[in-house]
The RNA shown here (small-subunit ribosomal RNA) has 1497 nucleotides and comes from a Schleiferiaceae bacterium. Rfam family: Bacterial small subunit ribosomal RNA. Gene Ontology terms of the family: structural constituent of ribosome and ribosome. Its mean pLDDT, the model's own confidence on a scale to 100, is 84.
RNA sequence: AGAGUUUGAUCCUGGCUCAGGAUGAACGCUAGCGGCAGGCUUAACACAUGCAAGUCGAACGGUAACAGGUCUUCGGAUGCUGACGAGUGGCGCACGGGUGCGUAACGCGUAUGCAACUUGCCCUCAACUGGGGAAUAGCCCGGAGAAAUUCGGAUUAAUGCCCCAUUGUACUUCGCCCUCGCAUGGGGGUGUUGUUAAAGCUUCGGCGGUUGAGGAUGGGCAUGCGUCCUAUUAGCUUGUUGGUGAGGUAACGGCUCACCAAGGCGACGAUAGGUAGGGGGCCUGAGAGGGUAAUCCCCCACACUGGUACUGAGACACGGACCAGACUCCUACGGGAGGCAGCAGUGAGGAAUAUUGGGCAAUGGACGAAAGUCUGACCCAGCCAUGCCGCGUGCAGGAUGACGGCCCUCCGGGUUGUAAACUGCUUUUGUUUGGGAAUAAACCCCCGUACGUGUACGGGGCUGAAGGUACCAUUCGAAUAAGGAUCGGCUAACUCCGUGCCAGCAGCCGCGGUACUACGGAGGAUCCAAGCGUUAUCCGGAUUUAUUGGGUUUAACGGGUCCGCAGGCGGGCUAUUAAGUCAGUGGUGAAAUCCUGCAGCUUAACUGUAGAACUGCCAUUGAUACUGAUAGUCUUGAGUGUGGUUGAAGUGGGCGGAAUGUGUCAUGUAGCGGUGAAAUGCAUAGAUAUGACACAGAACACCGAUUGCGAAGGCAGCUCACUAAGCCAUUACUGACGCUCAGGGACGAAAGCGUGGGGAUCAAACAGGAUUAGAUACCCUGGUAGUCCACGCCGUAAACGAUGAUCACUCGCUGUUGGCGAUACACUGUCAGCGGCCAAGCGAAAGCAUUAAGUGAUCCACCUGGGGAGUACGCCGGCAACGGUGAAACUCAAAGGAAUUGACGGGGGCCCGCACAAGCGGUGGAGCAUGUGGUUUAAUUCGAUGAUACGCGAGGAACCUUACCUGGGCUUAAAUGGGGGAUGACUGCUGCGGAAACGCGGCUUUCUUCGGACAUCCUUCAAGGUGCUGCAUGGUUGUCGUCAGCUCGUGCCGUGAGGUGUCGGGUUAAGUCCCAUAACGAGCGCAACCCCUAUCUUUAGUUGCCAGCGGUUCGGCCGGGGACUCUAAAGAAACUGCCCGCGCAAGCGGUGAGGAAGGUGGGGAUGACGUCAAAUCAUCACGGCCCUUACGUCCAGGGCUACACACGUGCUACAAUGGUGGUGACAGAGGGCAGCCACCCCGCGAGGGGGAGCUAAUCCUUAAACGCCAUCUCAGUUCGGAUCGGAGUCUGCAACUCGACUCCGUGAAGCUGGAAUCGCUAGUAAUCGCGCAUCAGCCAUGGCGCGGUGAAUACGUUCCCGGGCCUUGUACACACCGCCCGUCAAGCCAUGGGAGCUGGGGGUGCCUGAAGUCAGUGACCGCAAGGAGCUGCCUAGGGUAAAACUAGUGACUGGGGCUAAGUCGUAACAAGGUAGCCGUACCGGAAGGUGCGGCUG
Repeated sequence: AGAGUUUGAUCCUGGCUCAGGAUGAACGCUAGCGGCAGGCUUAACACAUGCAAGUCGAACGGUAACAGGUCUUCGGAUGCUGACGAGUGGCGCACGGGUGCGUAACGCGUAUGCAACUUGCCCUCAACUGGGGAAUAGCCCGGAGAAAUUCGGAUUAAUGCCCCAUUGUACUUCGCCCUCGCAUGGGGGUGUUGUUAAAGCUUCGGCGGUUGAGGAUGGGCAUGCGUCCUAUUAGCUUGUUGGUGAGGUAACGGCUCACCAAGGCGACGAUAGGUAGGGGGCCUGAGAGGGUAAUCCCCCACACUGGUACUGAGACACGGACCAGACUCCUACGGGAGGCAGCAGUGAGGAAUAUUGGGCAAUGGACGAAAGUCUGACCCAGCCAUGCCGCGUGCAGGAUGACGGCCCUCCGGGUUGUAAACUGCUUUUGUUUGGGAAUAAACCCCCGUACGUGUACGGGGCUGAAGGUACCAUUCGAAUAAGGAUCGGCUAACUCCGUGCCAGCAGCCGCGGUACUACGGAGGAUCCAAGCGUUAUCCGGAUUUAUUGGGUUUAACGGGUCCGCAGGCGGGCUAUUAAGUCAGUGGUGAAAUCCUGCAGCUUAACUGUAGAACUGCCAUUGAUACUGAUAGUCUUGAGUGUGGUUGAAGUGGGCGGAAUGUGUCAUGUAGCGGUGAAAUGCAUAGAUAUGACACAGAACACCGAUUGCGAAGGCAGCUCACUAAGCCAUUACUGACGCUCAGGGACGAAAGCGUGGGGAUCAAACAGGAUUAGAUACCCUGGUAGUCCACGCCGUAAACGAUGAUCACUCGCUGUUGGCGAUACACUGUCAGCGGCCAAGCGAAAGCAUUAAGUGAUCCACCUGGGGAGUACGCCGGCAACGGUGAAACUCAAAGGAAUUGACGGGGGCCCGCACAAGCGGUGGAGCAUGUGGUUUAAUUCGAUGAUACGCGAGGAACCUUACCUGGGCUUAAAUGGGGGAUGACUGCUGCGGAAACGCGGCUUUCUUCGGACAUCCUUCAAGGUGCUGCAUGGUUGUCGUCAGCUCGUGCCGUGAGGUGUCGGGUUAAGUCCCAUAACGAGCGCAACCCCUAUCUUUAGUUGCCAGCGGUUCGGCCGGGGACUCUAAAGAAACUGCCCGCGCAAGCGGUGAGGAAGGUGGGGAUGACGUCAAAUCAUCACGGCCCUUACGUCCAGGGCUACACACGUGCUACAAUGGUGGUGACAGAGGGCAGCCACCCCGCGAGGGGGAGCUAAUCCUUAAACGCCAUCUCAGUUCGGAUCGGAGUCUGCAACUCGACUCCGUGAAGCUGGAAUCGCUAGUAAUCGCGCAUCAGCCAUGGCGCGGUGAAUACGUUCCCGGGCCUUGUACACACCGCCCGUCAAGCCAUGGGAGCUGGGGGUGCCUGAAGUCAGUGACCGCAAGGAGCUGCCUAGGGUAAAACUAGUGACUGGGGCUAAGUCGUAACAAGGUAGCCGUACCGGAAGGUGCGGCUG
């Protein structure tokens, strides 16, 4: 000091979370020792038992117990002595100890004051201490009661009580004088009136007692300042505020009372409610702050709850009293007793907190002359890892890097790990034995010294709970001693197995759906360590409440606007003052704590000591720049005057024309109107249209604008009146009069409300018509409130520049409005506005930029994650609608802003493609073939499924194939390799069973160089799987798409994602090329290079060819020839090269020339970065998983060929551009020996039988459409050929399921095909045949090739589809098959209302009223003082009544939040398909729709 988390990525805003420290802690796992500290945070809940406050005989009467003495009749007596129970009396019990209920207060803190007070014991000083009296406890006698206790009688003492005397500077009445003080007033002196004291004991030294003065200490009272939350608590108060007088108190005071006055407090927060003891300190923090109030110290309050006083120096009293109440206990039922928030301890509560211990040795306290007694204060010990601190669990050597574990792996390696074993060493701790403290010095006793036996000092003696503890020495021996959490990122630490969105983890982000470093286990590692983690809480990080130290155009955040009281802030100069401010000094700021130095425990923690600090408060002295105050003055801020000027500024009145509607009349006739298209509507009873006249209400075209005016809302025909404002010029007047503004007031669009008018248009609601799946909408026809006016309400808008007001300062360019500079259209300047562009600067960016969002100043308003929610409750306002103020529970890990790259749009621009259009031919209808779906089945094996599956994998399913089904067999297996063993075979022939496989038999039977080879069987190691996962993969393939794109290096721009380059202007088939250019280059693509084809040349000339020559059986057949065709090798040729036009160029155009070919000549191969988790685990390969007498393998039969149906792709047709018969021509490319087969014969034919040639430019392989001739004559036909019957042929082990072909017969549907849809731009479509692969044969009408004949059309790019580039919007990024809204239904959660019900605290009225103080009385008691008693006031408590507040609960009810796959729609995001949103009103299942006004986001 930061980090994680919103996004595809980025920057910002913003919340959530983490790393640190801390604790009186608790919980989980674990645990060796010691020191120091701490230990009911909850029930101020209830308490058994013991102890916690007594002491004094040197105050008193005395003698119950003990000891001693004396006497004794031995029963006992005797207070004589030491002492002392109970009692009288004195002092103490108001300290010490506990707790935090109450208290928001002079309670606490701090600083003052008391001229308004008190103070026992202690110290100093002064004076005094005389006399007398009556009681009473105890004791004795008697009585009541269970007890607690109590009553009566007799007698008695005091330092108990009373009376008299005496003193004073004491109190008091009335005066006088002096002096002091801020005031009331104080001090001193003096005269006078009245009143009040005392106690004794004694060892004779003294100790006490009384009065007064002073001191010290403690206390009381008063005051300034500080001291929590809520304004959804705004008014409170009657002893209240003050006065006079009196009472009361130690003392001032409404403290109390009588009378008088009507005050006092409050927005600088009264009153009320909630919460809470305060401080020193403690924790955290860089600090400022924030949090906290355990232990220790100070103060306060309390003592079962409430009240009350008594005694006393001091209490309204923790271990005192009285009363009331609740509770507990005893009881003989009549009455009594009690108060642990003292120390232990118990129960209860709780996550949770200790011993019914020892001692007064020390310190301190009470009493006492003292010894001493008492002391749960205190000093110690016990329990607890609760915390802090320290120590240990060993150290060194030791590598075959052992075994084992774990991981990887082909041999093998890595790690645990110098770790262990083993060797040596040490002994803290532990164990054994022994020694052994300090804390202690006083008081007291004895002795001594100084002076007058009393003080001071010295010496000696007595006293230790802790404790035989600390500590020291000694013995033994590595011996007695390590765990916890974590290991995906943050955050240090990684692998294997298991599990399979399960089990589980999780602080945040998030892991887990078969390869999880995130779950569980293991190995290993990391971090701490007698602890480690978790939970809770606080501060920090968080500058995330911002004083230090934040913001408000768009992220949350400027009030709708103005006026303005209080408040805050405020121009120049001079003087005074000294409040703020600054400096010095003094006082205080307790101690402890913190910090620093030193010191003591072996160290540390801990402790001691000294210093510093305590940032504060008060007082005083000084300074006077600034602020303030006071006084004076000034003119520049502000205002006024004068003269001009501007405008849709406001209010009221008058006037005007156009349009619209309506009415009347007229002309005129069949439609009008409306829409995408229609319909509703109007119209022959005469509309619409046209003309004239009349009436009504509302709004003011053109001018008109980026204009003007106004504080904002807002304001528009012309004109008049009234009112207000700005600006300019002038510089006459005032002299800081100013700025801002909480609360307050005024104004405030539209809608809406009230009353009364008005009502033309438009138009929520409503009605009808359309649209639609529906259409409570968009469109149409109507139409009411309203829209208009007057008056009164409402008070809100995207009331926006989403930008508060005022002042000052800070580069420029340009337009415009108003004024001035005499005039001017020229020119420049200036003031005030309204706009555009830009620099610096600012900003997250977009952007702002003298009209700031820049730089400063003042004041106000507002914000602090999203949702819940501008909601609920309360209050205020309103006639209502509603407005203002304005939460919480709960829930989420985000919600947002700006910009970027994509993708998308029923956005735009440019461009391309058989994309459309223009054409030709098809499909969709029929029959059949084939594939698919579905269904069926024992099985109908599997895969492919929009385009990009469906004559696809399959380029050949009768068996085989074959993966499927049924049945029968095999288990190292059907095949192959290696090792071991056995056998001598293997093979061939054959019998039986069987469907076969197979099983059971028979016959036959090796080679050898002797090592073996070969084969079979047995055994063993490797098998096998078309089983799963194409979402684990390789390879291959489809598609976008043969579309023109996809990127990189360097540079530059940007905070960044990213951009630029690749955009722009042209051009191209093309990111093709040119030009321009913060880009310059480059790569993969395009093109070219390759193949075929079109032309030519050269070479070559058989099996091909034949022009010329010769021969001929007339067939290039032969001789011959290379010319030609052709064959197949090499070349040539085309490049916009030339010409014309256009153009800067690239390039384009041309009926151009030339050329076989012309602008890529035609065709093929060639497929960028990538997309679709596209296809394929069944071609193959491969990870993982699964099966192993089966999911492997062999065999037979069946199935893949099923068939109500649906779809795709085809074939054949429906006929005359045709069919049939006859006849006659012309190809190319292929194939062929288990083959192609000439030719001959037989058969109607498929074919059969013979039989040349050919391993092929040699032999074989009829081309058809077409031409010609003939026939058919428009019909279900001489079209069409399905289907069926019969007879055959061929292949093959075998044609039943289930082959093809032939012949005869049969002769179905079908007469050109609905919506829709496909192909094709030239040698193309269409049409015609031929060949080949696979193959025994073939379901081929399929696929792949070949040639023959051979068209039509393209105006063009509006539209459909796909694509490219640029741009735009976006709430999309799984990217529009996206996102997303609301109702309804279901579950869960918290919450509002609610007839009420129940509780709580507080207040008020009335009634009652204990104890007690006070007042009065007091016939009774007492000599008296006084008392009992009685009466009254007040009061705790109780009762009652009405109301307010608050909490819980409540049938029912309202909305809200959350929840993998519910329903209805589609509102929003793109022009979201009707632009959206804001306010308001109405309507509707719902999102929402519509009206009016506003905004552009």